The prediction has a mean pLDDT of 81. This is a predicted structure of a 74-nucleotide RNA (transfer RNA) from Candidatus Kaiserbacteria bacterium RIFCSPHIGHO2_02_FULL_55_25. It matches the Rfam family "tRNA". It was read from a public genome assembly.

RNA sequence: GCGGGAGUAGCUCAGCUAGUUAGAGCGCCGCCCUGUCACGGCGGAGGUCGCGGGUGCGAAUCCCGUCUCUCGCG
Numbered sequence: 001g002c003g004g005g006a007g008u009a010g011c012u013c014a015g016c017u018a019g020u021u022a023g024a025g026c027g028c029c030g031c032c033c034u035g036u037c038a039c040g041g042c043g044g045a046g047g048u049c050g051c052g053g054g055u056g057c058g059a060a061u062c063c064c065g066u067c068u069c070u071c072g073c074g
Base pairs, nucleotide, nucleotide: 001073002072003071004070005069006068007067010026011025012024013023019057028044029043030042031041032040050066051065052064053063054062
C1' cells in the first nucleotide's frame, strides 16, 4: 500500500434485505423480603448507535469520506 472483519448503555453483545419513539444479560441506584448479607421480587437511571457528510417521507441499518482495533496479502 491492498482486501476482509469489528466499533451500539459501565462490561459482553443482539438488532444491520430501512418502518413503533433503540434492546437483552451482567453491573449500578431505590423499594420489598431477611435479625444482617446473599438469593429472590418490583421499579428506575444510564445511548446524540466511532466521527463527518449524502440519499430518502423515514438511516444503528444504504452510499461516500475518515479514525481506532483486528486478520490476511504484498